[in-house]
RNA sequence: GCCCCCUUAACUCAAUGGAUAGAGUACAGGCCUCCGAAGCCUGGAAUAGAGGUUCGAGCCCUCUAGGGGGUA
Numbered sequence: 001g002c003c004c005c006c007u008u009a010a011c012u013c014a015a016u017g018g019a020u021a022g023a024g025u026a027c028a029g030g031c032c033u034c035c036g037a038a039g040c041c042u043g044g045a046a047u048a049g050a051g052g053u054u055c056g057a058g059c060c061c062u063c064u065a066g067g068g069g070g071u072a
Base pairs, nucleotide, nucleotide: 001071002070003069004068005067006066007065010025011024012023013022018055027043028042029041030040031039048064049063050062051061052060
């Protein structure tokens, strides 16, 4: 240089082009407790960036960025 794959919450992962993008862990608050842990309840928090296709895009297409792999 060329080819392929990946990028969603602080972390690990879901989501057939159509519901208000979900779950576990973590975090914050509450209940409980003499205090804490555990348990229970509640809450905040995300589609790498830009453009396009579409009635509708996390999902399809293009470019860019980052990461991984293959190849001489």
Molecule: transfer RNA
Organism: Candidatus Brocadiia bacterium